The RNA shown here (c-di-GMP-I riboswitch aptamer) has 97 nucleotides and comes from Candidatus Brocadia sp.
Its Rfam family is "c-di-GMP-I riboswitch aptamer". Rfam's curators write: GEMM was predicted in a large-scale screen for bacterial structured RNA regulatory elements.
Taxonomically the source falls in Candidatus Brocadia (Bacteria, Planctomycetota, Candidatus Brocadiales, Candidatus Brocadiaceae).
Order: sequence, then C1' cells, then structure tokens
RNA sequence: UCACGAUAAAGGCAAACCUUGAGUAAUCAGGGGGCGCAAAGCAAAGGGUCUUCCCUAGAGUAGAACCCAAAAGCACGAAGAUAGCCUUGCUGCCGAA
Repeated sequence: UCACGAUAAAGGCAAACCUUGAGUAAUCAGGGGGCGCAAAGCAAAGGGUCUUCCCUAGAGUAGAACCCAAAAGCACGAAGAUAGCCUUGCUGCCGAA
C1' cells in the first nucleotide's frame, strides 16, 4: 500500500414513530427519537421498486331502449422519487486475525 473486518480504540450516521415546512404524490428538509449500519459517506450510470401523467386492453362492453354510449384503468410510453433494494463509480477512520 492492497485485501480484509475484531467482544479493539476514537468517533460517525440515524429506521420506525412524533412534530414543523415543501410537494398532486412517491418523497425530501429542520427538530425530537434510535431500529440498525464498516461506508447506512457522495454520485440516479445500469436494473428493481414506488409516484404522477398518458390510456390503443377494458369495450362497441356496462347501461331500461337507442344508428346512443361510459367508468375504474392493463400494457406501452413520458416525467419524477428511491443510494437504509441491488450492481457500479469516486472518496474515507482504525489496524487485531
């Protein structure tokens, strides 16, 4: 130095939930709070998941009738969120086996 991760040392971060604010929403930020985390530091590059919009499947169906005629909204697509879902990239404390 690299790999690796201890009943080590110094620390760090902060789940659910409560509260305030922003957002249509997913969610995000401040305060409280600690489930946990060796990258639970940063990055939306590739996936997954979530939200919103669209709506050609739904259906010439439902509908009392009609040459009238839906809705919820699938898929596809678009925009956003998520790094404490995974992969990946960059950086980082300590030094037992």